[in-house]
RNA sequence: GGAGUCGGCCAGACAGUCGCCGCGCCGUUAAAGCCCAAGGGCUCUAGCGGGGUGGAGGAAAGUCCGGGCUCCGCAGGGCAGGGUGCCAGGUAACGCCUGGGGGACGCGAGUCCACGGAAAGUGCCACAGAAAACAUACCGCCCGCACCGCCCCUACGGUGGUGCGCGGUAAGGGUGAAAAGGUGCGGUAAGAGCGCACCGCGCCCCGCGUAAGCGGGGUGGCAGGGUAAACCCCACCCGGAGCAAGACCAAAUAGGGGGGCGAGCCGCGCCAGAGCGCGGCGCGGCGCGGCCCGCGCCGGCCCCCGGGUAGGUCGCUGGAGGCGGGCGGUGACGCGCGCCCGAGAUGAAUGACUGUCCGCGACAGAACCCGGCUUACCGGUCGACUCCCGCA
Numbered sequence: 001g002g003a004g005u006c007g008g009c010c011a012g013a014c015a016g017u018c019g020c021c022g023c024g025c026c027g028u029u030a031a032a033g034c035c036c037a038a039g040g041g042c043u044c045u046a047g048c049g050g051g052g053u054g055g056a057g058g059a060a061a062g063u064c065c066g067g068g069c070u071c072c073g074c075a076g077g078g079c080a081g082g083g084u085g086c087c088a089g090g091u092a093a094c095g096c097c098u099g100g101g102g103g104a105c106g107c108g109a110g111u112c113c114a115c116g117g118a119a120a121g122u123g124c125c126a127c128a129g130a131a132a133a134c135a136u137a138c139c140g141c142c143c144g145c146a147c148c149g150c151c152c153c154u155a156c157g158g159u160g161g162u163g164c165g166c167g168g169u170a171a172g173g174g175u176g177a178a179a180a181g182g183u184g185c186g187g188u189a190a191g192a193g194c195g196c197a198c199c200g201c202g203c204c205c206c207g208c209g210u211a212a213g214c215g216g217g218g219u220g221g222c223a224g225g226g227u228a229a230a231c232c233c234c235a236c237c238c239g240g241a242g243c244a245a246g247a248c249c250a251a252a253u254a255g256g257g258g259g260g261c262g263a264g265c266c267g268c269g270c271c272a273g274a275g276c277g278c279g280g281c282g283c284g285g286c287g288c289g290g291c292c293c294g295c296g297c298c299g300g301c302c303c304c305c306g307g308g309u310a311g312g313u314c315g316c317u318g319g320a321g322g323c324g325g326g327c328g329g330u331g332a333c334g335c336g337c338g339c340c341c342g343a344g345a346u347g348a349a350u351g352a353c354u355g356u357c358c359g360c361g362a363c364a365g366a367a368c369c370c371g372g373c374u375u376a377c378c379g380g381u382c383g384a385c386u387c388c389c390g391c392a
């Protein structure tokens, strides 16, 4: 200098003006309560004005996991259902994180992996292929028999071909993603764990390691394809719903309960009853400019209690919180000290304009909170590390 790997941080900057949401302060106005020496003072709430201060994210997103919190349920256990799945640790918990093991990829830094069980059972394995699983045999190889040709004087024999055998074989070819261990030597008619060596596999033992596992030795010629994000088996975990959770205050109107006052009466219809509806007379209220007549409309009134609704308040943001040292730990993380407070709305704020500058600015907007994962994203910057080239 080039090419990479991993991790952290930032997410246009500054100034001015005008707005929006929250919270203190000051002034002022109004209502209520309390005190008073009668002048007033204090508290709380609301309005207005002034001034101050804070105001989206690394993902606020998807709502995929886990927890806090709230209500309901619950003796304990089991079934069903769902989830997780190498080992150890961290954590409030996790499907997250850290460290380790195994496998795959990369020269490497490093990255990726649902990584328990297929010698419990069941299912499935397209096409091709003889056969996809109680194994089997298409070509081939070998053996035997028959026939034919050649060599040969003849015959034995040798060699080649064709056909046959409930013949042998599983080396070689062929099919397939996958075909009953792999390589080599021996052996054989040809072959074959048939025998042997090494590798692989099962079992046993020893060493190291908390463990997953790794290493070594012995032993058995050696179980038998794959698939469990197929059913299933094994181990472990999980009660349900969610801030529209939930709690409190509480109108108007209607309905419920109780009490008081009251001018109702009659007829008809429905009905088991309570009661309801219609009509007539009477009473009361309101309107028709004040009064009377008349006309029209309406009709039991008041108080208390309790439930619900509208509306309001809380839940709501000081928390598994942030920052900086120290100590323990390889690390995730834990312990302790100091400092700090950084949104809280409910039609829902966080914006607009102007000026200057740069590299011309991506994805995107809180709604109870927190820990993760995943997805989206113009770019910039810092640190650690790897490989290659050059120079000294």
Stems, first nucleotide, its partner, number of pairs: 001388010012357007020055004025050006032043004057363001061374002064372005069242004081238005086100005101115001102113004116233002121231002123227003138173002140169003143165009181199006200222001201220008246314004256305006264281007283299006321340004326335003358361001

The RNA shown here (Bacterial RNase P class A) has 392 nucleotides and comes from a Gammaproteobacteria bacterium.
Its mean pLDDT, the model's own confidence on a scale to 100, is 77.
Lineage of the source: Bacteria > Pseudomonadati > Pseudomonadota > Gammaproteobacteria.
The sequence is in RNAcentral, with records from ENA.
It is recorded under the gene name rnpB.
It matches the Rfam family "Bacterial RNase P class A". Rfam's curators write: Ribonuclease P (RNase P) is a ubiquitous endoribonuclease, found in archaea, bacteria and eukarya as well as chloroplasts and mitochondria. The family's RNA type in Rfam is ribozyme. Its family is annotated with tRNA processing, ribonuclease P activity and dimeric ribonuclease P complex in the Gene Ontology.